Small-subunit ribosomal RNA from an uncultured prokaryote, 1481 nucleotides, folded computationally. The sequence is in RNAcentral, with records from ENA.
RNA sequence: AGAGUUUGAUCCUGGCUCAGGACGAACGCUGGCGGCGUGCUUAAUGCAUGCAAGUCGAACGAAGAACCCGCUAUGGGUAACCACUGCGGAAUUCUUAGUGGCGAACGGGUGAGUAACACGUGAGAAACCUGCCCCGGAGACCGGAAUAGCCCAGGGAAACCUGGAUUAAUACCGGAUACCCUCCGACGAUCGCAUGAUCGACGGAGGAAAUGGUCCGCCGCUCCGGGAUGGUCUCGCGGCCUAUCAGUUAGUUGGUGAGGUAACGGCUCACCAAGACUACGACGGGUAGCUGGUCUGAGAGGACGAUCAGCCACACUGGGACUGAGACACGGCCCAGACUCCUACGGGAGGCAGCAGCAGGGAAUUUUGCACAAUGGGCGCAAGCCUGAUGCAGCGACGCCGCGUGGGGGAUGAAUGCCUUCGGGUUGUAAACCCCUUUCAGGAGGGACGAAGCGAAAGUGACGGUACCUCCAGAAGAAGCCCCGGCCAACUACGUGCCAGCAGCCGCGGUAAUACGUAGGGGGCGAGCGUUGUCCGGAUUUAUUGGGCGUAAAGAGCUCGUAGGCGGCUCAGCAAGUCGGCCGUGAAAGCCUGAGGCUCAACCCUGGGAUGCCGGUCGAAACUGCUGUUUCUUGAGUAUAGUUGAGGUAGGCGGAAUGUGCAAUGUAGCGGUGAAAUGCUUAGAUAUUACACAGAACACCGAUUGCGAAGGCAGCUUACUAAGCUAUUACUGACGCUAAUGCACGAAAGCGUGGGGAGCGAACAGGAUUAGAUACCCUGGUAGUCCACGCCGUAAACGAUGAUUACUCGUUGUUGGCGAUAUAUUGGUCAGCGACUGAGCGAAAGCAUUAAGUAAUCCACCUGGGGAGUACGUUCGCAAGAAUGAAACUCAAAGGAAUUGACGGGGGCCCGCACAAGCGGAGGAACAUGUGGUUUAAUUCGAUGAUACGCGAGGAACCUUACCUGGGCUUAAAUGCAGAACGACGUUCGCCGAAAGGUGAAUUCCCUUCGGGGCGGACUGCAAGGUGCUGCAUGGUUGUCGUCAGCUCGUGCCGUGAGGUGUCGGGUUAAGUCCCAUAACGAGCGCAACCCCUAUUGUUAGUUGCCAGCGGAUAAUGCCGGGGACUCUAACGAGACUGCCACCGUAAGGUGUGAGGAAGGUGGGGAUGACGUCAAGUCAGCACGGCCCUUAUGUCCAGGGCUACACACGUGUUACAAUGGUCGGUACAAAGGGCAGCUACCUGGUGACAGGAUGCUAAUCUCAAAAAACCGAUCUCAGUUCGGAUCGAAGUCUGCAACUCGACUUCGUGAAGUUGGAUUCGCUAGUAAUCGUAUAUCAGCAACGAUACGGUGAAUACGUUCCCGGGCCUUGUACACACCGCCCGUCAAGCCAUGGAAGCUGGGAGUACCUGAAGUCCGUAACCGCAAGGAUCGGCCUAGGGUAAAACUAGUGACUGGGGCUAAGUCGUAACAAGGUAACC
Repeated sequence: AGAGUUUGAUCCUGGCUCAGGACGAACGCUGGCGGCGUGCUUAAUGCAUGCAAGUCGAACGAAGAACCCGCUAUGGGUAACCACUGCGGAAUUCUUAGUGGCGAACGGGUGAGUAACACGUGAGAAACCUGCCCCGGAGACCGGAAUAGCCCAGGGAAACCUGGAUUAAUACCGGAUACCCUCCGACGAUCGCAUGAUCGACGGAGGAAAUGGUCCGCCGCUCCGGGAUGGUCUCGCGGCCUAUCAGUUAGUUGGUGAGGUAACGGCUCACCAAGACUACGACGGGUAGCUGGUCUGAGAGGACGAUCAGCCACACUGGGACUGAGACACGGCCCAGACUCCUACGGGAGGCAGCAGCAGGGAAUUUUGCACAAUGGGCGCAAGCCUGAUGCAGCGACGCCGCGUGGGGGAUGAAUGCCUUCGGGUUGUAAACCCCUUUCAGGAGGGACGAAGCGAAAGUGACGGUACCUCCAGAAGAAGCCCCGGCCAACUACGUGCCAGCAGCCGCGGUAAUACGUAGGGGGCGAGCGUUGUCCGGAUUUAUUGGGCGUAAAGAGCUCGUAGGCGGCUCAGCAAGUCGGCCGUGAAAGCCUGAGGCUCAACCCUGGGAUGCCGGUCGAAACUGCUGUUUCUUGAGUAUAGUUGAGGUAGGCGGAAUGUGCAAUGUAGCGGUGAAAUGCUUAGAUAUUACACAGAACACCGAUUGCGAAGGCAGCUUACUAAGCUAUUACUGACGCUAAUGCACGAAAGCGUGGGGAGCGAACAGGAUUAGAUACCCUGGUAGUCCACGCCGUAAACGAUGAUUACUCGUUGUUGGCGAUAUAUUGGUCAGCGACUGAGCGAAAGCAUUAAGUAAUCCACCUGGGGAGUACGUUCGCAAGAAUGAAACUCAAAGGAAUUGACGGGGGCCCGCACAAGCGGAGGAACAUGUGGUUUAAUUCGAUGAUACGCGAGGAACCUUACCUGGGCUUAAAUGCAGAACGACGUUCGCCGAAAGGUGAAUUCCCUUCGGGGCGGACUGCAAGGUGCUGCAUGGUUGUCGUCAGCUCGUGCCGUGAGGUGUCGGGUUAAGUCCCAUAACGAGCGCAACCCCUAUUGUUAGUUGCCAGCGGAUAAUGCCGGGGACUCUAACGAGACUGCCACCGUAAGGUGUGAGGAAGGUGGGGAUGACGUCAAGUCAGCACGGCCCUUAUGUCCAGGGCUACACACGUGUUACAAUGGUCGGUACAAAGGGCAGCUACCUGGUGACAGGAUGCUAAUCUCAAAAAACCGAUCUCAGUUCGGAUCGAAGUCUGCAACUCGACUUCGUGAAGUUGGAUUCGCUAGUAAUCGUAUAUCAGCAACGAUACGGUGAAUACGUUCCCGGGCCUUGUACACACCGCCCGUCAAGCCAUGGAAGCUGGGAGUACCUGAAGUCCGUAACCGCAAGGAUCGGCCUAGGGUAAAACUAGUGACUGGGGCUAAGUCGUAACAAGGUAACC
């Protein structure tokens, strides 16, 4: 310091997410030691038990015990004596219930409340208090009355209470004294910011004490003054959210007086006045203890407020006072309430937010430990006692820090595991093995500091036999957790198969998962590692540092103007801001830093620094500010003179058009549309003419014009009125800019009242369109549109651009003024309105003196998308609605600009049998064939728009064959290797069988050195086999776009970039073909050419081909000798290149009935198929990964099926006839095939063919006859002499075999069909059409198919508007799986959160009224007392309780509203292209 994620890719905007640090943590897995810290964040929920505040006998009386002495009863003992009972005494010691003193207001806990002078900081108190402590001064005289306790009596379950008698004090009371203090009166001096303070003197009134205690050292008591400490009060400043809380307040604000307090004060009361606070946020609501600090951050900031420290508040909840120096009191009291406990039911007791501990809650937080040894506190003269403060220990990896689990050597790179291309790699120097060490843990021995003090001395350590030191044995007892797709460091195998699961974000998983699970390996950290939660960071994503607002979220519709903010020149003064020096403060701890102590560190100790703030004081005067009858004129305004305009308001007038009325002419339609219909019209329309009336709007001029703040403003004219600009520079002298709140204006639509109503026209009606059409189109038509007055207050109110000021290159047009001339208009200047283009800016497109540039001031607004401009609340409005304006929930995007494609019922240019022009077909019939469907035991499988369907199949009777039925086999049908009984294997025969197969019988090798070997081989083992699946795992190959003209690269240049340029533009071409132009220059794959066939010709060659000339022969024939001339054959050449000419053109090139030529502009045809697209086809041609089957999904056999048949479709054949059929005759091909073959020829048969026979392995022989054509004859328009289906009979051939299921022949039979609807196909010349021929496959053939071959041989193309497909350029886009795209809304289903709602249930706060405990205060005749006084009673206030109405808030609620989300639901198709009616508000 950044990274991932919106897109096909890019830049930007913008959110989401991650990497870091931290924690009082929790959870999962794991766990060796020690040190130092730390540990109920939730229920301020409730608590059993123990402890946490006592102490003083040197204040006091009393009681008891011990010891001593004396007496005494009993027991034991010979005795001394011992044990023990009782009584008395007194010295000493000890204990303590009570009185009294001090303490208990500290220490310890908690954070409920509190938004407050509670806290922090700095001031003030001349308005105050302060026990114990310190200093100083002065004192302590004389008396008195009680009361606890004890004793007696009584009540009660208890707690406890009552009565009587008696008693002490450092307890209480009276009197005296007064250095002094307090109060009152009046006076003087000094001082202070004010009230006032201090001091002095005078008069009056009032006020103390403990003649205590004592160990004789001392400790205490009273008054006064001072100090210290602690406290109280007041003020400035500072620190949460909310305006969907805008007004609050009645002791409220102030005054006078009184009361009260330690003290000021409405603190309280009486009276008087009407104030006080508030947009710089009062009041209300929500939340919260505050701070030093802690975490994070570069900092500024942000978040937090555990432990430690300071302050505050609280102590079961609420109220109250008492005592006291101090409390309205955590371990005190009284009352009320809730809860718990005891009870004899009458009544009582209690308060862990002290330390432990328990229950509960919770994800979660410890021992009912030791000790007062140290530190500190209370009491005490002290010893000492008390101290859950504290010091320690225990538990918890909760955190931080430190240490260890060994170190060195060790390659055969052992074994195992895992992977593997089977070679190996990895685990891995890791282990084993050798040498060494012993920290920690363990054992043994020694063993502290902390101790100062106290005590005469002895002695005194909880921690602790701990830390530490020494020795001993032995590598011995000690490693896990997470991760490995990217971010992010670390990869393989197997399992699983959108399942199980993972996931922080993007996202993985649908059979080859580095993302799930496991394993091996690896990476990270390490006694821990991960997860979850929270905070800061990254996030410049609230931007002070440090952001934005034309199109991404964001400029208010516009003007005026208040507060506020900001503000021209000059001079003088002041010193608030500002700057500097010094002083005070800023607690300690913490932080930074120097040094030090625990072996280091964490931790601790000590010195220094920092702590921005605040206060005081001294100074400076540039800037800001303030003051000034200061100065000035340039900002601003005024004046004068011109000028401009659809600026505004009111009135008057005008013509055209439209409609209506009346009249006339006139006759059958008019009107309307894509086409129609509704509508109007013979009762006379439309049309035309004349007259009249009505309302609304103002053609031309008219414009990139003008005016206005915006909305907006347009016939002409009058009146009133506003504004701008220019010129003059006369006047004022900063009077200015902006503008929250506010006032006014504000299109259209809408609302109210009253008019008006021609045209237009929501709603509505009808007619069309349509699947529907609540629309678009048409015919009508009401509100409205118009006027007056009043509301509304919104618009894509837009330049999507706030106002003002200054500055910053140019070009050009135009509006309104003003000068200057040379009088052409040119140039100048001011104010506007436009266009273009630099710098600069911008994400880009773009903006660019009318800024979106450079700066300044002020205002408005924004912070991901949706939910939502919605809900609730409030304000405004007659209503419609407007303004203000959320949240839950949900998504990982939403968005801007630009790029490349694709697409468009966008545009331009161009091409193609694409249309058109033609010719012939298909669609109708019958048949053939393929497919779908149906059927079936099976009808094997694949191909399915174009690009499947006479396709794979270029030959299904068996075979093929993959399907079905049935019967068999299991190393199998073949081959190899190894083992191996055996001598075979095989052949022949018999039996069973449909066959396969089974079974029986017979027969039966070679070589040999005799050991064996070769060969075969049932059997065994290893390798099989599969037309089983996946063409979406693949190779190969094929179809299609398309023989379309395209597809790219290098370098350079442009752009932030995707990318562009080149490849675009102007021409041209069949062509990205070529030329010109050009930030491009070149190149590659395609195009073309090179290759083959064909058209002309030459050369060479001349058999099997040919035969002109010569010769021979025949009935005849190149039959023969010969020949190369010709045809032909087959090799090599030539030829055609817009080369020539003319015209057009810069060129490329084009044109021509051009020339020449066999051929002319690619001569014709073929082969040849760029980058790519369709997850296109094929695992059944072959190959191949993975998966599946193995007495079967393999394999053998027989029979059947693939040939089924109501039907639908494709492709064909034959026809429907006379351009024809039939019969007879006569011609002319090309290209192929042939030995299990083609077969001449002869014979037989009507014929298919058969029987003979010959030639040919082919330019030799043969298939072989070409047919249409041509020449005759006949038929005469008819279901026919057309047509041949179907059926019958008889045959032929192939073949083991023609039943299912072959072809052919002959005879007979003679169906449909008379030219084919919508629609649709092919073809541009040797083409279509038509006519035959041959071949592959093949035993034969369902071939009418396919592939080739030749014969005859047309018509038409104006042209590119339209249909289809394609190419280039351009445009729009919300598409990129790319229009077969995207996407909207209702309805239906499920889930989720939320609004409304009759109501219901809570909560806190307030108001009014009633009641009112304890208690202070006030008053007080009855009762007590001689009295002082007390009790009691009354009153005020008040916690609590009750009643009532309303508000706020939370939960819930039948029903209801919309919203969000959810693989495949319904209906339409609104938007994105001109989205098919441009879209939007």